[in-house]
RNA sequence: AGAGUUUGAUUCUGGCUCAGAACGAACGCUGGCAGCGUGGAUUAGGCAUGCAAGUCGAACGUGAAGCCGUUGAUCAAUCUUCGGAGAGUGAAGCGGUGGAAAGUGGCGGAAGGGUGAGGAACGCGUGGGUAAUCUACCCUCAAGUUGGGGAUAACUUCGCGAAAGCGGGGCUAAUACCGAAUGUGGUCUCCUGUCGCCUGGCAGGAAGACUAAAGAUGGGGACCUUUCGGGGUCUGUCGCUUGAGGAGGGGCCCGCGUCCCAUCAGUUUGUUGGUGAGGUAAUGGCUCACCAAGGCUUUUACGGGUAGCUGGUCUGAGAGGAUGGUCAGCCACACUGGGACUGAGACACUGCCCAGACUCCUACGGGAGGCUGCAGUCGAGUAUCAUUGACAAUGCGCGAAAGCGGGAUCAUGCGACGCUGCGUGGAGGAUGACGGCCCUAGGGUUGUAAACUCCUGUCAUCCGGGAAAAAUGGCCGGGCGGUUAAUACCCGUCGGGUGUGAUGGUACCGGAAGAGGAAGCCACGGCUAACUCUGUGCCAGCAGCCGCGGUGAUACAGAGGUGGCGAGCGUUGUUCGGAUUUACUGGGCGUAAAGGGUGCGUAGGCGGCUUCGUGUGUCGGAUGUGAAAUCCCACGGCUCAACCGUGGAACUGCAUUCGAAACUGCGGGGCUAGAGUACAGGAUGGGAGAGCGGAAUUCUGGGUGUAGCGGUGAAAUGCGUUGAUAUCCAGAAGAACACCGGUGGCGAAGGCGGCUCUCUGGAAUGUUACUGACGCUGAGCACGAAAGCGUGGGGAGCAAACAGGAUUAGAUACCCUGGUAGUCCACGCCGUAAACGGUGCGCACUUGGUGUUGGCGGUAUUGACCCCGCCAGUGCCGGAGCUAACGCGUUAAGUGCGCCGCCUGGGGAGUACGGCCGCAAGGUUAAAACUCAAAGAAAUUGACGGGGGCCCGCACAAGCGGAGGAGCAUGUGGCUUAAUUCGAUGCAACGCGAAGAACCUUACCUGGGCUUGACAUGUAGCUGCACGCCCCCUGAAAGGGGGGAAGCCUUCGAGGGUGCUACACAGGUGCUGCAUGGCUGUCGUCAGUUCGUGCCGUGAGGUGUUGGGUUAAGUCCCGCAACGAACGCAACCCCUGUGUUUAGCUGCCACCGGCGGUGAUGAGCCGCCGAGCACUCUAGACAGACUGCCCGUACAAGCGGGAGGAAGGUGGGGAUGACGUCAAGUCAGUAUGGCCCUUACGUCCAGGGCUGCACACGUGCUACAAUGAUCGGUACAAUGGGAAGCAAUGUCGCGAGGCGGAGCAAAUCCCCAAAACUGAUCUCAGUUCGGAUUGGAGUCUGCAACUCGACUCCAUGAAGUUGGAUUCGCUAGUAACGGCACAUCAGCUACGGUGCCGUGAAUACGUUCCCGGGCCUUGUACACACCGCCCGUCACAUCAUGAAAGUCGUCUGCACCCGAAGUCGCUGAGCCAACCCGCAAGGGAGGCAGGUGCCGAAGGUGUGGGUGAUGAUUGGGAUGAAGUCGGAACAAGGUA
Repeated sequence: AGAGUUUGAUUCUGGCUCAGAACGAACGCUGGCAGCGUGGAUUAGGCAUGCAAGUCGAACGUGAAGCCGUUGAUCAAUCUUCGGAGAGUGAAGCGGUGGAAAGUGGCGGAAGGGUGAGGAACGCGUGGGUAAUCUACCCUCAAGUUGGGGAUAACUUCGCGAAAGCGGGGCUAAUACCGAAUGUGGUCUCCUGUCGCCUGGCAGGAAGACUAAAGAUGGGGACCUUUCGGGGUCUGUCGCUUGAGGAGGGGCCCGCGUCCCAUCAGUUUGUUGGUGAGGUAAUGGCUCACCAAGGCUUUUACGGGUAGCUGGUCUGAGAGGAUGGUCAGCCACACUGGGACUGAGACACUGCCCAGACUCCUACGGGAGGCUGCAGUCGAGUAUCAUUGACAAUGCGCGAAAGCGGGAUCAUGCGACGCUGCGUGGAGGAUGACGGCCCUAGGGUUGUAAACUCCUGUCAUCCGGGAAAAAUGGCCGGGCGGUUAAUACCCGUCGGGUGUGAUGGUACCGGAAGAGGAAGCCACGGCUAACUCUGUGCCAGCAGCCGCGGUGAUACAGAGGUGGCGAGCGUUGUUCGGAUUUACUGGGCGUAAAGGGUGCGUAGGCGGCUUCGUGUGUCGGAUGUGAAAUCCCACGGCUCAACCGUGGAACUGCAUUCGAAACUGCGGGGCUAGAGUACAGGAUGGGAGAGCGGAAUUCUGGGUGUAGCGGUGAAAUGCGUUGAUAUCCAGAAGAACACCGGUGGCGAAGGCGGCUCUCUGGAAUGUUACUGACGCUGAGCACGAAAGCGUGGGGAGCAAACAGGAUUAGAUACCCUGGUAGUCCACGCCGUAAACGGUGCGCACUUGGUGUUGGCGGUAUUGACCCCGCCAGUGCCGGAGCUAACGCGUUAAGUGCGCCGCCUGGGGAGUACGGCCGCAAGGUUAAAACUCAAAGAAAUUGACGGGGGCCCGCACAAGCGGAGGAGCAUGUGGCUUAAUUCGAUGCAACGCGAAGAACCUUACCUGGGCUUGACAUGUAGCUGCACGCCCCCUGAAAGGGGGGAAGCCUUCGAGGGUGCUACACAGGUGCUGCAUGGCUGUCGUCAGUUCGUGCCGUGAGGUGUUGGGUUAAGUCCCGCAACGAACGCAACCCCUGUGUUUAGCUGCCACCGGCGGUGAUGAGCCGCCGAGCACUCUAGACAGACUGCCCGUACAAGCGGGAGGAAGGUGGGGAUGACGUCAAGUCAGUAUGGCCCUUACGUCCAGGGCUGCACACGUGCUACAAUGAUCGGUACAAUGGGAAGCAAUGUCGCGAGGCGGAGCAAAUCCCCAAAACUGAUCUCAGUUCGGAUUGGAGUCUGCAACUCGACUCCAUGAAGUUGGAUUCGCUAGUAACGGCACAUCAGCUACGGUGCCGUGAAUACGUUCCCGGGCCUUGUACACACCGCCCGUCACAUCAUGAAAGUCGUCUGCACCCGAAGUCGCUGAGCCAACCCGCAAGGGAGGCAGGUGCCGAAGGUGUGGGUGAUGAUUGGGAUGAAGUCGGAACAAGGUA
């Protein structure tokens, strides 16, 4: 720091996704040790059990157990004089000690600990204020601490109750309670001084009034007193009281900061303020009475949702964003709601009262409880630990102290939850072992890895030693100081002694043994480091995105290998980052999402020149603060690190203060360049109203006139003989204003067009006079096309709806005939448009050219026009610059400033709900769930178009002949079948593979056999010898069984061959042509397809190859940012057409000679031979044609014409097939990867099938006849073939053919024409046409013609009388017609195929149309490329969502009812010890119970609102390989 993903490719826009870091995590696999951290995030759900707040006897009265003393009952040791004594046991009582336990009292239970429900708030943060305040304990200072009184708990007794507990009587103490005294002080009133910030503060003074207290304990010489215990007095300490101050801690107030929703826009009645009172520690509507009517709010009130806030934490370059667990500060809460009491402090987590829910106990009458303390439990949950130890340390409470308490805390345990450290060994070791995996079979890899050798000893294990954390305090000596009358006591301090450890025999150290106990997880298609094999076969599965998987998967699963990290590794979730993808730093809005339809204008934002002041912002200095921890730096401590300590820096902030004065703000003064006012003459479809005009249309009346008119692609509906259309005249009505008319004018936009008048707006130009910043932008307000709505008019034409006619498969459309709203007017609504320049408004700046409108000026003119210039408007083209590109370009989309509006992926959706507006239609504002990985912009190359231009082709047209109808042949489909083997399937399958299926072929079926095999190679063994041949049995054959004869070579070792057995293997027309090679078809013999370098473009790409001509041709020429080149075209090759030459044993026979036949031994003709090579022919060489020549035209290339020539512009034909396309065809021709079969999917044999037949199609043959048929006669070919062959002459047969065999391995011999020509018959008929079919008889081939051959003869004699729609071939030796030959082959289904020759035409105006193709251009939403893409309804499935009669929750407003506890007020006839009066009784003061009033939680009733769930039915939406109907969009998408 980026990457993947939209496309065929590209650039851009834009979303999605990934790589990073982090976490209180969870899950999967795995798991050795240690240190430090950390651990209920969910149900603020419910909780069993234990513990979590006590302490003080130096405040007080009691006082259990135990112990001691006394007393003494008693007995079973023992002694005994039997009376008893008596160790011992020792009850009850008394005294002492002791101190449990409860109580009174004090202090503390408001801290510590937990949690984050609530709360959007002065709650928190930060900085201030308090002259409006409080403060227990602590510190300092001043003063005091006198003297009395009456109760009460405990205890005891009685009673009630199940219990919890309660009540009555009696006794008693205090640092408990209550008077009184004193008053340093304090408070109130007044005065003075001083200060301040408005009330006021502080200091001093005066008089009066009011106003305190408690003791405990230690020590002590003298003295006093005593109930003889003690007390006073003195002194110390600790307390207590009053006051002043401090420290620390609160309370209250204020500035600023602190989430989302405007689909929450208005809110508030104690509300805002005042006066007075109450209340509080204190200000204050905090509360109350009265008065006023205010207060808050777009600088977001009110309402709703969400949330503890902060220091910090995570991320980030930063700015930011997210977050607030542990630690620390603050707040809030303590089952839910309400309330107060006590107290310095609470409205109180483990206090009280009430109400509610829940749980528990109960004797049913009543009671008890509150883990969001530490553990623990259940539940819910993806998920979070021990019912541990200790007060040793630290801190806290109480205490004089010892000490006690403490789930605070310190420790240990559990969890890889995190961070950090360590280990699982080190060195050597190559026959590179075995095994695994791969393999091209050679090898490679795992891999120095292992084994093996030599070492080491961390951790773990065992043994031994063994810390720091501990020092205070206390006590005992001692020294010094203080206090004091005091050497006492006490306090302080110094040093000594004494003793204290939960963790823990832990850390650590030493020793022992032994490599011994300790490695996994994920990934390996790209992003992203890492590749192979096997299995699977769109299955199973993977997947963060793109996407993998349909038989060769580096993407699934396993394995080997490799990469990464490592006691962890992956996954999931979440946050930030990447994302400049909310843009402050740091984005955009012509076409990608995005400029409001337009103006006027309030608040706001911004604002000209100059001067003075001020000091708001701004800048600088200082001061205070910004807690600690954290982060950063330095140093240090644990062996290192994590972790921790010390110090520094930082904390970007806030406040106060001092200063500066450029800019900004504010205040004052001035100016004129912005803005405005005035004046002048012009321009103008600017607006409103009134009036007028002509043309046209329609209608009405009349005239003329007659059969049609009208309409369309063509028609029809419609109108018309009751007279239309047409035409003339007259009249009526409404609407719109031709020409002028113009990227001309005006207006803010919408918009505005005949003429005149009236009223009225704005702009421009010119002149300078005036005002003096008055400006720009802007919620709101106004205007706002068409359609639509309301009321009333009007209505000629046009024309939604509607009707009819057409079109069509349909046609609710396009076309036609009609036609109503509407269009028009008045008034009122609506408020939207592709309201577009798809471009907000204003100002300024920045090269130009050329039009045009208005005004003015200059020159010139008599005056103008023209011309030159200035200002304003409106167009075009272009520079820089900008832009993704297209393009924009002084009218900016350039460069800047100001303000407003708007955008943030596509769909859902401009939709739902809600609000506002509207009569309605609807408008406006405006989401979410869900879903996709794209949607999109511009440009590029193709392809395509019922786009355009140019051009070509038997493409059409013009012709000739066919096919499609018939019969037959043949191929295919289908059907059938045991099998009808397989393949080929639009053109480019279908007389195709097949140049020949009776067996064979043959691959198929049935049946019978064989198993190293029908065939190849190798190895081992065996045996005989060949294999083979002959015979017999069986059998359909193959095969099986049996017998026989002969029998290789030899150097005698063996060898070769062969057979058998066994193993490797053979074999497969089994599958995959979508794994392949090769070959072939097709576009297409079409003229195209590319490359190098250069240039252009961000790029895909373009240029070249386009353009102008020309050609059959990218053929050639010219031009050109291109210059060259390659594969194609052409040419080179073959045949053919002319000539020359060479050669001529088979070809030829003119001339010449000879012979024979015939004839007349004439001519002549025929045959043969010789000679010959002239000619024909054969087959080699060469020549010839090149637009070379001429004319015309053209720049050239070329074209047109002509000459010559056998041939003329490629002479004709063939071979030759560019880059590529169709996953075209072929695994069955061969080859070949992979898969499959192996006594069978191999192989042999017999028979059958491939020939099967309701049918459909293709290709052919024969015909339908007279241009013919039949029967005679008579000619003329070429290519080819021939030995298991072709076969002549001859002969037999009607014939197929038979017999026979000359000749010929062939320019020699043989096979060889038909149509044509000529003569005759037929005479238009299902025929003398046609020949199918069938019967019979034969011939030939062959082992064999039944299925299933061909041919012949006799007989039979079907359909068919020229073929619908449609369709095929052909442009000259061509079509058409005619035959011949050959391959295959025993024969043949050949009427097919390949060739050959004979006879031998017609037509082409032309390129509009059909088809195919080429080039250029254009549009495109196509790129699998129009056989494309794609829209909507319907049907089905799933999902989310809106509406809905309602229903059920929850929150909340208002009104009313009831009204607990409790404060406050009133009352208080009942009750009351302290004080007062009083002898007393009693009274008073003061209280209490009770009652009552206001308020008041929960509850209830009613009525609203918000929100959630659910709901028959219903609406649209989204998604879903192969459903239905159409065909809306993309090309002119077929009606733009």
Molecule: small-subunit ribosomal RNA
Organism: metagenome